[in-house]
RNA sequence: GCCCUGCUAGCUCAGUUGGUAGAGCGUAAGACUCUUACAGUCCUUCUGACCGGGUAAGAGUCUUAAGGUCGCGGGUUCGAUUCCCGCGCAAGGCA
Numbered sequence: 001g002c003c004c005u006g007c008u009a010g011c012u013c014a015g016u017u018g019g020u021a022g023a024g025c026g027u028a029a030g031a032c033u034c035u036u037a038c039a040g041u042c043c044u045u046c047u048g049a050c051c052g053g054g055u056a057a058g059a060g061u062c063u064u065a066a067g068g069u070c071g072c073g074g075g076u077u078c079g080a081u082u083c084c085c086g087c088g089c090a091a092g093g094c095a
Stems, first nucleotide, its partner, number of pairs: 001094003005090003010025004019078001027065012040050003071087005
C1' cells in the first nucleotide's frame, strides 16, 4: 500500500426484502423470604434461653425504572443501525 471482517446501553451481544432500537449481566428503587449480629425479653447467676415485632448487614426470588447523537462526517430516500462515499479505531490476510 491492497483486501476482508467488526464498531449498537456500563459489559457481552441480537436486530434485513429501509418503516417508532432490544435481550442477558450489571446499576438504582421497592416487595417478599432466609441467615447472622445488635437492641429487646426471660433468668439467682452465666460462656444460658427466647427472639412475635424492631434496627443493621449479607443472600435468594419477583416487580419497576434509568441508561443509546447505533464509531465520526456526508450522500440517496418521504423515511437509514440497515443502501452508497470518505474518515477513524480494532482484529486478520497479502505484498
This is a predicted structure of a 95-nucleotide RNA (transfer RNA) from Hysterangium stoloniferum. Lineage of the source: Eukaryota > Opisthokonta > Agaricomycotina > Hysterangiaceae > Hysterangium. Rfam family: tRNA. By type it is a transfer RNA. Its mean pLDDT, the model's own confidence on a scale to 100, is 80.